[in-house]
């Protein structure tokens, strides 16, 4: 000191898993922004190029000269190139190289070491040069050559020899310098010793990624002998031997400077190695030595190269990866500053020179860390802005104002520590004092979720925005903008990168039946792991003590800067390594035992194990004969095909392959694969029971070897059935398919190949452990009842089901575990790309093992639950079918609709569920639609203000709105005598707030409907079961018209629907009779409830009663009901109605109404007059009237209901052919009136014909409505007489008072109905029954659907784009091999040419030993060849992703319409 998660696959759920985020951080950059100050850090690229300037010099106390000052002079003082020391091997930069004893740790022996510290001698005597210097050449320069002189601490003998070194133990080799001082003595030299730091070697361990890199090496491994070297060593040579390293990864490719530590993380770890510190490496690229104590040398040399610069063209010069600076590169990195005051450093005795080491300053929000941009008061809650539901809320005590402070910052003044004597770059700096003034100092991101923060308006899938998931297609909390908010804060966002979340590589700490994922299966190496004792020892293991883990980081506590960063002192840590003492349980070693593991005897067992020789019968074809005669086969129906040259059937003979019916069984055997007749012979395995035997012998097993269905492939055989390819017939839009005729490889055998499968238990092997029921195979015991056979138990092996605990995402699994546990192996790590490329190994090929990447998704799956669906089951119901009656759909009309068309043809409604729909009625009007012609606060409405009329009637202009004139000209109330005020009322005017849109959006919406569907079915509390979505209940077994009732049942219960309460109708009873009625009295009439009179009856209309499976009887479970009876005016919800659950369809309506937005306001609004909605090649819906004799026409007669009536229904009478016209009684209606019903009964005519059908057009007169019938109305009369003679696929409607048929009335309406609603009369047919069509319900099964099958989804083509990979080649880039080459330099020979020191010398020389030069040996760069390997690129090819509604199939998901799938 310590461990958070969250979005994203789905309708919804629990896994599985990939992506995303939140945090931290960074040597960063980029955008917006920027007041100060400490601390820090600042070329991550191009180790690429470099212009200028500095960065390594000092020493006259080592030297001989020179130059200059001072000095008469001696000489001093001070410079400067030489000759000499000692440094230039540190200090600074870099990170190219390099996987290596290169770092890290821990250690070791065979080694130097200048300065420096201690200690010991010792410094004595000689010599001969040379540079500067002088003459005097060469060269443009750099530089250099000859000749001559000097000096030393420079250079060489000689002496001594403390010592030290070599030896063959006798001896041999080896030194030195002088300086300063007046001395004393100091500074040096020389030889030795021993320290101390430093440095060279060696060794254990530890140190990335790839096996698509498996073999690697001849100085290679070891010796011996020489060589080198400070020192070991193949470091180097000659010889000897053949070893050396490697599956614990050699070799080889790739990438990297390592470390302390930085970040990240609870941590294990991952990443990363900037700043500081350590070590290595490197210095323009290569390679070389030399010098020195140290280099094989960053600002030294010499070769060679590549670049650059000079140049007189001969020949030179250079090296910023010090420091600043340039150019370049790039996303990006600072001054060509200061100063040697401090710290170090380098020479010097020293003053003191030099240090771009270093200390300062500069830039730069680069990053951390402090402050600061004020503070307090202050509602009128000002203005302004947003925003509004118009009230108001926010902004927001924020401002203003009014009292105060002055940090930083400005100005002024003073001024340090760093400095222990001097000496301050910083720096007039930090620190302090004074002075004015709120005065100079706030921005960035975000505000859909995740993730804190929300509203206007703009835009309309456009512009845009996005980390994941996602927003934008008119109401966008996700865009752009304002306001408001929320986070940070001198910074904010972004982008990049690491760790973290991510237990998503899993040691801590996963998995592997089905989500990825157990090798096809055995044997077996290696290796990894192992039974029960004794015993010794121990490298693992534990303990204790001992050195080391450098400093800084970190972590604790201390301290110093006004605090913190920062700095500092101490403590801790550094989890490791060596050594050393101890321990001996476990582990391992040894060594001795043991029997449970393992095996072996013996004696049964069972078996389609497995090979090899035989050998049987059925049956298929097939050839032969007989019989026999026209089909036969075939299929969903065909046909192609066989057959009169005799088929098919049937007999008999006879030939040939293959394969074994029944037994026959989740039975048996074997590692799997796979094993099926019968018998022989060889021959694996197992299992049981007996057991005196061995003694851990075991278990797994990387590689490796063996077997390994089927297909398939070479050889010879062999072909009978069957059968890819293949042809042929169907089928089909097509049919390279399904189906049918045929047929070939192949199936068979032979010895080899092929190594793959859903090689599946989609489960690795081995061993122990852990409740139990049932089968079933082999063995054996016991028991029964003495054999047999049985049956019952027990014990061992197999193979099966069901199951407790427990696992498990669930699904399941369960002693044959997928349970607990060990031990070993193989695989997994998001989906596609892909088991593909390339590369390799095998294969005869086909292929098979191994096995990526780019690129692209955000999911891609497993289970399981809900719906849906489904050419999947089951039950069931509906005028759904079926039985049936009647239409449609052909004609003509009418209507509605689409189309066309028009100045408009106003709109809206599309499958059922739009199309006699909104329209219960467009001539004007309606009227939205066109044309023209007028109004603009407007045609209407409300508030305020003023007037008093206003309505009416008249002319005149107009096409009318309208525009002028004229005539008339206010009323109610209350108070008051009146004047007049007051309130209302009705016009008018006039202002302003307000209006007006049938203008868009029904996908902003309330209402309201239509639909599924009057279908039975939709839920909910509590309880239970499930991690959970959910489930139960509601399933189930009857049973209904019903989730309608029973009964069962972890469910009990409850609600919205059903059903019942409502209207109606049918049948009665009470009460009530006018306007209704008339049975009985009475009257009256041509009749007639026409009168008295009565309510008994119809009827009216209010209130009861009735029907409930109540009663009976069969069935059933005794239930619930069903079925048949009885009664009954009605019987099993009697008929009809109205009533429509949760929800679907963004179903339908902004043009009823209402209303959010948007839009429009001299016009999309209002008013008018015309027109239009009525158009007319067509086509469709929906009706009418027909096509006739069940009829038409003509005369005659009969009987309804219901509804309506004063802007009215209208009688009676009159007149018209009629439509109507006059008339005007009665009726505000049980009163009069509309009213005649009609189809049907009698009578008569037509005689099957385009007609006496049929009534369409058209002519020609009229009537009534009405301001007005041209366009555009109904209706009468007269004349015309059109299609049409029962209607194709195809389709509507109806189960009884219906169907059909017949009239009658309302609504709208001035007029206008084949339409709509309703009412009455006439009055039927058929339902066997649920296979099928269409709808619906339950239950179940399947699913890759969930916008839910009008789903989902696949492959080719063909377009566009990206990534890759083949390719004749091309072109780099590492590399091996073999040759060739050969600079420097080193080193080995020679050294004739030249040559001071030292030795001889006869002084002429000679000898040593050096230098020039040649040679040879090693050896960089280059050449030549051929290979290896890797990038690039390459015409054209392949194949792969992606893409917006291309094109052509329909392969898969349901039994996907041929089961899928390997």
């Nucleotide at each position: 000191a310590u461990u958070a998660g969250a979005g994203u696959u789905u309708g919804a759920u629990c896994c599985u898993g990939g992506c995303u985020c939140a945090g931290a951080g960074c040597g960063a950059a980029c955008g917006c922004u920027g007041g100060c100050g400490g601390c820090a850090u600042g070329c991550u690229u191009a180790a690429c190029a470099c212009a200028u300037g500095c960065a390594a010099g000092u020493c006259g106390c080592a030297c001989g000269g020179u130059c200059g000052g001072c000095g008469c002079a001696a000489g001093u003082c001070g410079g400067c190139a030489g000759u000499g020391g000692c440094g230039g091997a540190c200090g600074g930069g870099u990170g190219a190289g390099g996987a290596a004893c290169g770092c890290g740790u821990a250690g070791g022996a065979a080694c130097g070491u200048a300065u420096c510290c201690a200690g010991a001698g010792g410094u004595g005597g000689g010599g001969g040069a040379u540079a500067a210097c002088g003459c005097u050449g060469g060269g443009a320069a750099a530089c250099u050559g000859g000749c001559g002189c000097u000096a030393a601490u420079a250079c060489c003998g000689c002496a001594u020899g403390u010592g030290u070194c070599c030896u063959g133990a006798g001896g041999g080799a080896c030194a030195a310098a002088g300086u300063c001082g007046a001395a004393a003595g100091g500074c040096g030299c020389c030889u030795u010793u021993g320290g101390a730091g430093c440095g060279g070697c060696c060794u254990g361990c530890g140190u990335c990624c790839g096996a698509u890199u498996a073999g690697g090496u001849u100085g290679u491994u070891g010796g011996u002998g020489g060589g080198g070297u400070a020192a070991u060593g193949g470091c180097c040579u000659a010889c000897c031997a053949a070893g050396c390293c490697u599956g614990c990864g050699a070799u080889c490719g790739g990438u990297a400077g390592c470390u302390g530590g930085u970040c990240u993380g609870a941590g294990a770890g991952g990443a990363c190695g900037a700043c500081c510190a350590g070590c290595c490496a490197c210095a323009c690229u290569g390679g070389g030595a030399c010098u020195g104590a140290g280099a094989c040398a960053c600002g030294g040399c010499c070769c060679a190269g590549a670049c650059u610069c000079c140049u007189a063209c001969g020949g030179g010069a250079g090296g910023c990866a010090g420091c600043a600076g340039u150019g370049g590169g790039g996303a990006a990195u600072a001054u060509u500053g200061g100063a040697c005051a401090a710290u170090g450093g380098g020479c010097g005795c020293a003053a003191g020179c030099c240090u771009g080491a270093u200390c300062c300053a500069g830039c730069a929000a680069u990053g951390c860390c402090g402050c600061g941009u004020g503070u307090g008061u202050g509602a009128a809650g000002a203005a302004g802005g947003u925003c509004u539901u118009c009230g108001g809320a926010u902004u927001g005590u924020a401002a203003a104002g009014c009292a105060c402070u002055u940090u930083c910052g400005g100005c002024g003044g003073g001024g340090a520590c760093g400095a222990u004597g001097a000496u301050g770059a910083c720096g007039g700096u930090a620190c302090c004092c004074g002075c004015a003034g709120a005065a100079g100092a706030a921005g960035c991101c975000c505000c859909g979720g995740c993730u804190a923060a929300c509203u206007u308006c703009g835009u309309g899938c456009c512009a845009g925005c996005a980390g994941c998931c996602g927003c934008g297609g008119u109401a966008a909390u996700a865009c752009g903008a304002a306001g408001g908010g929320g986070g940070c804060u001198a910074g904010c966002g972004u982008u990049g990168c690491u760790c973290g979340g991510a237990a998503u590589u899993a040691c801590u700490g996963g998995g592997c039946g089905u989500a990825a994922a157990g090798g096809g299966c055995g044997c077996g190496u290696a290796g990894g792991c192992g039974g029960c004792g004794g015993u010794a020892g121990u490298a693992g293991u534990c303990a204790g003590g001992c050195g080391u883990g450098a400093a800084a980081u970190u972590c604790c506590u201390g301290g110093g800067c006004u605090u913190a960063a920062c700095c500092u002192g101490g403590g801790g840590a550094c989890u490791g390594c060596g050594c050393u003492u101890g321990a001996u349980a476990c582990g391992c070693u040894a060594u001795u035992g043991c029997u449970a593991g393992a095996g072996g005897a013996c004696g049964g067992a069972a078996g389609a194990g497995g090979g090899u020789c035989g050998u049987g019968g059925a049956a298929u074809u097939c050839c032969c004969a007989g019989u026999g005669u026209a089909g036969a086969g075939g299929u969903g129906a065909a046909a192609u095909u066989c057959g009169u040259a005799g088929a098919u059937a049937u007999u008999g003979g006879g030939a040939a392959g293959a394969a074994c019916a029944c037994c026959g069984g989740u039975g048996g055997c074997g590692a799997a694969g796979g094993c099926g007749g019968c018998g022989a012979c060889c021959u694996g395995g197992u299992c049981c029971g007996u057991u005196a035997c061995u003694g851990a012998c075991g278990c797994u097993g990387a590689g490796g070897c063996g077997c390994g269905a089927c297909a398939g492939c070479g050889u010879g055989g062999g072909g009978a059935g069957c059968a890819a390819a293949c042809a042929g017939g169907a089928u089909u839009a097509g049919a390279u398919a399904c189906c049918c005729c045929g047929g070939u490889a192949g199936u068979c055998c032979u010895a080899g190949c092929c190594u793959u499968a859903a090689a599946c238990g989609a489960u690795g092997g081995a061993u122990g452990c852990u409740u139990g029921g049932u089968g079933u195979c082999c063995g054996g015991g016991g028991u029964u009842a003495u054999a047999a056979a049985g049956u019952c138990u027990c014990c061992g092996g197999g193979u099966g089901c069901c199951g407790u605990c427990g696992c498990u995402a669930a699904c399941g699994c369960u002693u044959u575990a997928a349970g607990c546990a060990u031990c070993c192996c193989g695989c997994c790590u998001g989906g596609g790309g892909a088991g593909u490329a390339c590369g390799g190994u095998c294969g005869c090929a086909a292929g098979a093992c191994u096995g990526a990447a780019a690129c692209u998704c955000a999911a891609a799956g497993g289970a399981a639950u809900u719906g849906a669906c489904g050419g999947g089951g089951a039950c069931c119901c509906g005028c759904a079918c079926a039985a049936g009656c009647g239409g449609u759909g052909g004609a003509g009309c009418a209507u509605g609709u689409g189309g066309u068309u028009u100045a408009a043809u106003u709109c809206g409604a599309c499958g059922c569920a739009a199309c006699g729909c909104g329209a219960a009625g467009a001539a004007c009007c309606u009227u939205a639609c066109c044309u023209g012609g007028g109004c603009u606060a407007g045609a209407a409405u409300g508030c305020c203000u003023c007037u008093g009329a206003c309505c009416g009637c008249c002319c005149u202009a107009g096409a009318g709105a309208u525009a002028g004139g004229g005539c008339u000209u206010c009323c109610u109330a209350u108070g008051g005598a009146a004047a007049c005020a007051u309130a209302g009322g009705c016009a008018g005017a006039g202002u302003g707030c307000a209006a007006g849109g049938u203008g868009c959006u029904g996908c902003a919406u309330g209402g309201c409907u239509g639909u599924c569907g009057u279908c039975a079915g939709c839920u909910c509390g509590u309880g239970u079961c499930g991690u959970g979505a959910g489930a139960u209940g509601u399933u189930g077994g009857g049973u209904u018209a019903a989730g309608u009732c029973c009964c069962g049942c972890a469910a009990c219960g409850a609600g919205c629907g059903c059903a019942a309460c409502c209207c109606u109708u049918a049948u009665u009873a009470a009460u009530a009779g006018u306007u209704g009625c008339c049975a009985g009295c009475a009257g009256g009439u041509c009749a007639a409830g026409c009168u008295g009179g009565g309510c008994a009856c119809u009827c009216u209309a209010u209130u009861g009663a009735g029907a409930c499976u109540g009663c009976c009887g069969u069935u059933g479970a005794u239930a619930a009901a069903a079925c048949g009876g009885a009664g009954g005016a009605a019987g099993g919800u009697g008929g009809g109605g109205a009533u429509g659950a949760c929800g679907u369809c963004a179903a339908g309506u902004c043009c009823u109404c209402a209303u959010g937005g948007c839009c429009u306001u001299u016009a999309u609004g209002u008013c008018c007059a015309g027109g239009g909605c009525u158009a007319c090649a067509c086509a469709c819906g929906u009706g009418c009237u027909a096509c006739a004799a069940u009829g038409g026409c003509a005369g005659g007669u009969a009987c309804a209901a219901a509804a309506c009536g004063c802007u009215g229904c209208a009688a009676a009478c009159u007149c018209g052919c009629a439509a109507g016209a006059g008339g005007g009684a009665g009726c505000c209606a049980a009163u009069c009136g509309u009213c005649a019903a009609a189809a049907g009964c009698c009578u008569g005519u037509c005689u099957c014909a385009g007609u006496u059908c049929g009534g369409a057009u058209u002519g020609g007169a009229g009537u009534c409505u009405g301001c007005a019938a041209c366009u555009c109305g109904a209706c009468u009369c007269c004349a015309u007489g059109a299609a049409g003679c029962u209607g194709g696929a195809a389709u509507c409607g109806c189960u009884a008072g219906u169907a059909a048929u017949c009239g009658c009335a309302g609504a709208u309406c001035a007029g206008c109905a084949u339409g709509c609603u309703g009412c009455g009369g006439u009055g039927a047919a058929u339902a066997c029954g649920u296979u099928c069509c269409c709808g619906g319900g339950u239950c179940u099964u399947g699913u890759a659907c969930a916008c839910a099958c009008c789903g989902c989804c696949c492959g080719u083509c063909a377009c566009a784009u990206c990534a890759c990979g083949a390719a004749a080649g091309u072109g780099g880039g590492u590399u091996g091999u073999a040759c060739u080459a050969g600079a420097a330099g080193c080193g080995g020979c020679a050294g004739g040419g030249c040559u001071a020191a030292c030795c001889c010398u006869u002084c002429g020389g000679g000898g040593g030993g050096g230098c020039a030069u040649g040679u040879c040996g090693u050896a960089a760069c280059g050449g030549u060849a051929u290979g290896a390997u890797u990038c690039a690129u390459g015409a054209u090819u392949g194949g792969g992703g992606u893409g917006a509604a291309g094109u052509c199939g329909u392969a898969a998901c349901a039994a996907g319409g041929u089961a899928a799938a390997u």
Small-subunit ribosomal RNA from an uncultured bacterium, 1462 nucleotides, folded computationally. RNAcentral holds the sequence, with entries from ENA and SILVA. Model confidence (mean pLDDT): 86 of 100.